The RNA shown here (transfer RNA) has 74 nucleotides and comes from Picocystis salinarum.
The prediction has a mean pLDDT of 81.
The source organism's lineage runs through Eukaryota, Chlorophyta, Picocystophyceae, Picocystales and Picocystis.
The sequence is in RNAcentral, with records from ENA.
RNA sequence: GUCCGGUUGGUGUAGUUGGUUAUCACGUUCGCCUCACACGCGAAAGGUCGACAGUUCGACUCUGUCAUCGGACA
Numbered sequence: 001g002u003c004c005g006g007u008u009g010g011u012g013u014a015g016u017u018g019g020u021u022a023u024c025a026c027g028u029u030c031g032c033c034u035c036a037c038a039c040g041c042g043a044a045a046g047g048u049c050g051a052c053a054g055u056u057c058g059a060c061u062c063u064g065u066c067a068u069c070g071g072a073c074a
Base pairs, nucleotide, nucleotide: 001073002072003071004070005069006068007067010026011025012024019057028044029043030042031041032040050066051065052064053063054062
């Protein structure tokens, strides 16, 4: 330099041909349980989907540029 793939709560992830402001696990907080802790059970908070534009009635999803991480080739 060319090409490919990834970027979604604190962490790791799902999201099937675009259609209610998005899934699960762990973690966090609260309650129940316990003498207490852990385990277990229940509930809650937490993400406007890497950034900016474009297409569309409508974008996490499609297109472009940029950023960043990883890989292949030279």